[in-house]
């Protein structure tokens, strides 16, 4: 000064919009029920973190059980400021592009 690696899945969350459910506004019906707006509607359903959490499983990580393997136990698995702008679903976010560009 450059390169590579610095793990994987699931639940929650923090945050997110509106495709459905609810909820409100409204106009049709005899009534059942339809139709249209509304998320600056608290909620369900949904999406949801590299730089939140939890828990598995992985580790060509240490170490012991034991001579070896195989298995098994126990530790370990860091640090991490972050646009603009663009995609994606229905639509948007701390989702993707992104441990980017920068910056230290």
């Nucleotide at each position: 000064a450059g390169a590579g690696u610095u793990g994987g899945c699931a639940g929650c969350u923090a945050g997110g919009g509106u495709u459905c459910c609810g909820a409100u506004u409204u106009c049709c019906u005899c009534a059942c029920g339809g139709g249209a707006g509304u998320g600056u509607c608290u909620g369900g359903u949904c999406c949801g973190a590299g730089a939140g959490u939890u828990g598995c499983c992985g580790c060509c990580g240490g170490a012991g059980g034991u001579c070896c393997a195989a298995c098994c136990u126990c530790c370990g698995u860091g640090c991490a400021c972050g646009g603009c702008g663009g995609g994606a679903u229905a639509a948007a976010a701390g989702c993707c592009c992104g441990g980017g560009a920068g910056a230290c």
Guanidine-I riboswitch aptamer from Bradyrhizobium erythrophlei, 104 nucleotides, folded computationally. Rfam family: Guanidine-I riboswitch aptamer. Its family is annotated with regulation of gene expression in the Gene Ontology. About the family: This family represents a conserved RNA structure found upstream of the ykkC and yxkD genes in Bacillus subtilis and related genes in other bacteria. The function of this family is unclear although it has been suggested that it may function to switch on efflux pumps and detoxification systems in response to harmful environmental molecules. Lineage of the source: Bacteria > Pseudomonadati > Pseudomonadota > Alphaproteobacteria > Bradyrhizobium. The RNAcentral record of the sequence draws on Rfam.